[in-house]
Formats: sequence, structure tokens, C1' cells
RNA sequence: GUGCUUGUAGCUCAGCUGGAUAGAGCGUCUCCCUCCGAAGGAGAAGGUCGUGCGUUCAAAUCGCAUCAGGCACA
Repeated sequence: GUGCUUGUAGCUCAGCUGGAUAGAGCGUCUCCCUCCGAAGGAGAAGGUCGUGCGUUCAAAUCGCAUCAGGCACA
């Protein structure tokens, strides 16, 4: 330099055949329970879906560019 691939919550990931308020587990916080704590039960917060632009009535999903990690080739 060229090609492929990954990037979504604090962490690990699903969703990626365009369509309903963007989800799960763990973690965090609050409450219940308990003499206290753990365990258990109930609830809540937390996301510009790497970034920018475009296509579309509608984009996490499609296109282009770009950034970062990984792999292959040169």
C1' cells in the first nucleotide's frame, strides 16, 4: 500500500433479510427481607449503535469517506 474483519450500556455480547418505545447477562443504585451482612425478591438509572456525510417516508441495519483494533497478501 491492497483486501477482509471487528467497533452497540461500566464489562461480555445479541440485533445487522431497513419499520413498532434499541435489548440480554453481569455490574451499579434504591427498596423489601435480616440483629448486621451474604443469598433471595421488587424496581430504577445508564446508549449521539466508533466518527462524518449521503440514500430513503423511515438507517444500529444500505452507500461513500474516515478513525481505532485484528488477520492475510505485497
A computed fold for a 74-nucleotide RNA from a Candidatus Gastranaerophilales bacterium, annotated as transfer RNA. Its mean pLDDT, the model's own confidence on a scale to 100, is 81. Taxonomically the source falls in Candidatus Gastranaerophilales (Bacteria, Bacillati, Candidatus Melainabacteria). Its Rfam family is "tRNA". By type it is a transfer RNA.